[in-house]
RNA sequence: UGGUAUUAAAGGCAAACCUGCUGUAAAACAGGGACGCAAAGCUAGGAGUCCAUUUUGGAUAGUUCGGCUGCUACA
Numbered sequence: 001u002g003g004u005a006u007u008a009a010a011g012g013c014a015a016a017c018c019u020g021c022u023g024u025a026a027a028a029c030a031g032g033g034a035c036g037c038a039a040a041g042c043u044a045g046g047a048g049u050c051c052a053u054u055u056u057g058g059a060u061a062g063u064u065c066g067g068c069u070g071c072u073a074c075a
Base pairs, nucleotide, nucleotide: 003074004073005072012037013036017032018031019030020029022027035062041068042067043066045065046064047063048060049059050058051057052056
C1' cells in the first nucleotide's frame, strides 16, 4: 500500500417509538431509547423511493452503485 472480516481487544454509531423544536411537506436537529451496523464515518455523481409542485426544487448515505477517509486483527 492493497486484500480478508468479527475471533479477540479498545471503542464507535443508533432503527422503531416518545418528547421538544424547525419546515407547506417529505424530513432534519436535540434529549430519551436500542432494532441493528465492519465503515450505520463523510460525500447527492448515477439509479431507486418519498414530499412539494407541474418545471423543476427539496428529502433520503440505516435502499443501492460509485468517490474520499478511518480503528483493530489476520495472511